[in-house]
RNA sequence: AACAGGUUGCAUGACUGGCGGAACCGUGGGAUACCACAAGGGAGUGCAACUGAAGAUACAGCCGACCGCCUGGGCUCCUUUG
Repeated sequence: AACAGGUUGCAUGACUGGCGGAACCGUGGGAUACCACAAGGGAGUGCAACUGAAGAUACAGCCGACCGCCUGGGCUCCUUUG
């Protein structure tokens, strides 16, 4: 000098399901776990500033009121091809 990472701000933002329980977590439609609307949540991505000890990868992890059982997606990381 500077990378990863971290903090903050701004912008953007996929995904936001079914059944049961809990005195109470929406409305309408549908029957397969979806559609629309409302409310709430939200990882990640980009930019900027600050910090920054070379530390950072998946034999995984992160994201949607609580608990349980499920279903289906998205994102971070590595490799290859176009």
Source information
A computed fold for an 82-nucleotide RNA from Effusibacillus dendaii, annotated as ZMP/ZTP riboswitch aptamer (pfl RNA motif). The coordinates come from a structure-prediction model, not an experiment, and the mean pLDDT is 78. Rfam family: ZMP/ZTP riboswitch aptamer (pfl RNA motif). On this family, see Kim et al., Mol Cell 2015: "An ancient riboswitch class in bacteria regulates purine biosynthesis and one-carbon metabolism".